This is a predicted structure of a 73-nucleotide RNA (transfer RNA) from Desulfovibrio sp. It matches the Rfam family "tRNA". It is annotated as a transfer RNA. Its family is annotated with triplet codon-amino acid adaptor activity in the Gene Ontology. Its mean pLDDT, the model's own confidence on a scale to 100, is 80.
[in-house]
Parts: sequence; structure tokens; C1' cells
RNA sequence: GCCUUUGUAGCUCAGUUGGCAGAGCGCAUCCUUGGUAAGGAUGAGGUCAGCGGUUCAAUCCCGCUCAAAGGCU
Repeated sequence: GCCUUUGUAGCUCAGUUGGCAGAGCGCAUCCUUGGUAAGGAUGAGGUCAGCGGUUCAAUCCCGCUCAAAGGCU
């Protein structure tokens, strides 16, 4: 220098042939208990790496950039 893959909640990851963004763990509040743990209920938490394009509509499609991993030279 070139190619491929990945980037989504605090962590680990789903997701959709374009149409409301989710799970587990964790966190907060409450219930239960004499008090913990376990269990149950409710809730908070997201510019979907960044910028631009296509589209009525983009986490999803296209281009560029950034970061991580791998390969070739």
C1' cells in the first nucleotide's frame, strides 16, 4: 500500500429481503423476610462509530473517514 470482517444500552450480543430498536447480565425503586440471600413486579439507560448520498422513510442500501481484528505484498 491492497483486500476481508466487525462497530447497536454499563458489559456480552441479537435484530430487520428498508416501516415503533430488543434480549441476557448489571443498575434503580417497590413487594416478600425479624434481617440477608433467593424469588417477583415496575422502571431508567441508545445521536445504532462519524460525515454525506439514495429514498416518502435508513441501524439496514451506496460512498468516504475513524477504530479494532485478520490476510496479502